[in-house]
Transfer RNA from Gracilaria rangiferina, 73 nucleotides, folded computationally. Rfam family: tRNA. Rfam classes the family as a transfer RNA. Rfam links the family to the GO term triplet codon-amino acid adaptor activity. The sequence is in RNAcentral, with records from ENA. The gene name in the source record is trnI.
RNA sequence: GGGUCUAUAGCUUAAAGGUUAGAGCGUACGCUUGAUAAGCGUAAAAUUGGUUGUUCGAAUCAAUCUAGACCUA
Numbered sequence: 001g002g003g004u005c006u007a008u009a010g011c012u013u014a015a016a017g018g019u020u021a022g023a024g025c026g027u028a029c030g031c032u033u034g035a036u037a038a039g040c041g042u043a044a045a046a047u048u049g050g051u052u053g054u055u056c057g058a059a060u061c062a063a064u065c066u067a068g069a070c071c072u073a
Stems, first nucleotide, its partner, number of pairs: 001072007010025004018056001027043005049065005
């Protein structure tokens, strides 16, 4: 230099163009206990890496940029 792939909550991830972006772990609070752990309940937390476009409608499709992984010369 050329090519392929990835980016969603603190972490791991789901969502194959549609009605509130969901779950597990973790966190906070409560219940329970003499106390802790475990268990149970409730809550917060992602406008989906940035920008632009396509569409009635985009996490999802397209272009470009950024960051990362891999292949190749």